[in-house]
This is a predicted complex of two RNAs, RNase P RNA and transfer RNA, with 426 nucleotides together. Rfam match: Bacterial RNase P class A. Its family is annotated with tRNA processing, dimeric ribonuclease P complex and ribonuclease P activity in the Gene Ontology. The prediction has a mean pLDDT of 78.
RNA sequence: CAAGUAAGCUGGACAGCCGCGGAUCGAGGCCGAAAGGCCCGAUAUGAGGAAAGUCCGGGCUCCGCAGGGCAAGGAUAACGGGUAACACCCGCCGGGGGCGACCCUAGGAAAAGGGCAACAGAGAUAUACCGCCACGCUUUGGCGUGGUAAGGGUGGAAAGGCGGAGGUAAGAGCCCGCCCGACGACUGGGAACUGCUCGUCGCUGUAACCUCUAUCCGGAGCAACGCCGUGGGAGAACAUAUGGCCGGCCCGGCCGUUCUCAGGAGGCGGCUUGACCGUACCGGCAACGGUGCGGCUAGAUAGAUGGCUGUCUUAAAAGACAGAACCCGGCUUACAGGCUUACUUGCCAC
RNA sequence: GGGAGCAUAGCUCAGCUGGUAGAGCGCACGCCUUACACGCGUGAUGUCACAGGUUCGAGCCCUGUUGUUCCCACCA
Numbered sequence: 001c002a003a004g005u006a007a008g009c010u011g012g013a014c015a016g017c018c019g020c021g022g023a024u025c026g027a028g029g030c031c032g033a034a035a036g037g038c039c040c041g042a043u044a045u046g047a048g049g050a051a052a053g054u055c056c057g058g059g060c061u062c063c064g065c066a067g068g069g070c071a072a073g074g075a076u077a078a079c080g081g082g083u084a085a086c087a088c089c090c091g092c093c094g095g096g097g098g099c100g101a102c103c104c105u106a107g108g109a110a111a112a113g114g115g116c117a118a119c120a121g122a123g124a125u126a127u128a129c130c131g132c133c134a135c136g137c138u139u140u141g142g143c144g145u146g147g148u149a150a151g152g153g154u155g156g157a158a159a160g161g162c163g164g165a166g167g168u169a170a171g172a173g174c175c176c177g178c179c180c181g182a183c184g185a186c187u188g189g190g191a192a193c194u195g196c197u198c199g200u201c202g203c204u205g206u207a208a209c210c211u212c213u214a215u216c217c218g219g220a221g222c223a224a225c226g227c228c229g230u231g232g233g234a235g236a237a238c239a240u241a242u243g244g245c246c247g248g249c250c251c252g253g254c255c256g257u258u259c260u261c262a263g264g265a266g267g268c269g270g271c272u273u274g275a276c277c278g279u280a281c282c283g284g285c286a287a288c289g290g291u292g293c294g295g296c297u298a299g300a301u302a303g304a305u306g307g308c309u310g311u312c313u314u315a316a317a318a319g320a321c322a323g324a325a326c327c328c329g330g331c332u333u334a335c336a337g338g339c340u341u342a343c344u345u346g347c348c349a350c
Numbered sequence: 351g352g353g354a355g356c357a358u359a360g361c362u363c364a365g366c367u368g369g370u371a372g373a374g375c376g377c378a379c380g381c382c383u384u385a386c387a388c389g390c391g392u393g394a395u396g397u398c399a400c401a402g403g404u405u406c407g408a409g410c411c412c413u414g415u416u417g418u419u420c421c422c423a424c425c426a
């Protein structure tokens, strides 16, 4: 210098003017009997790294529930740790990919049992189509019976692989050497696991099919839920007509007051100080934890956070994805441009 | 805001032990008829919403994305 790998940060800054939300303040103004409402002014403050998807885990609230267990249903899955908890994170092991930095991995059990494996192929968990060999028959072309998984062919998968002038009628782990894999012993490790070694064995795949093993899980969600409560509703008590209304008359129909109850309009609470943020030190490989100090950072309810101008940064320019709605920890998905750190490979120079 | 489904031919829908995707209507052509309709026959057709994974194999199983519908305000 080029190509890459991993981790992290940023998502314009400052000033002026206009405008909006909630908060605090004002012997401010208007309305109102009051409670309070509306307006005006000042002050500081006002979206995200994903506020998103609602995919996991919790807080909180109500319902259910004595406590415990079983069943059903669901979730997770090597091992060790972190955490309030998790399907998340860290470390590590096994497997796969890359020259490498490094990346990916739903990664328990198929020898508890059941199911499935279309088409092709003779045969799909057991098999003889072609071929090879032996025997018998023979019209000499072959036919029948048996053996054989070495060779051919089919398939994703066909009974571990390669070699053998061992062996056999022909063959075959039948035997020998080497290699591969599984299990057990031993070694190392806290564990998953591992390795020169020894022994036994050679087992199709599928559990994101049923199932088994281990562990965990009660249900619903802030439109939850609590308080106040208008009209209408339900009930009770009192009142009673010679009255009023249905445009004049007849028939017919309707009605007042008070209290109680449930409560779904509407209002208030829930609502933002929290497993919070920053920083220093300590423990830990790390995730993370502990202690001290400092900070307060939206809370709307038809829904505010915007617009214009100038300067700076820049090669130029402010243009990406996107807008809180009870809160928090994660994951996933979307994202223009820029910056930093560590590392790898190649080339060149010294 | 919260919760639950659905997406297959132009339209309405089937399809499930995971094994080359169908029906009705519609469309095209032919027959019938003087002609049209009805009727009869033949035929065309699909990125199974999209992307990735599991599997030998995915419309179907798993994960993510997109679109769409319904429910939660139970008298106003």
Base pairs, nucleotide, nucleotide: 001346002345003344004343005342006341007340008339009338010337012312013311014310015309016308017307018306020046021045023043024042025041026040028039029038030037031036048321052332053331055330056329057328058327059326060221061220062219063218073217074216075215076214077213079091080090081089082088093107094105095104096103097102108212109211113210114209115206116205117204129152130151131148132147133146134145135144136143137142160179161178162177163176164175166174180202181201182200183199184198185197186195188193225269226268227267228266230426231425233261234260235259236258237257238256243255244254245253246252276295277294278293279292280291281290282289283288351422352421353420354419355418356417357416360375361374362373363372369406377393378392379391380390381389399415400414401413402412403411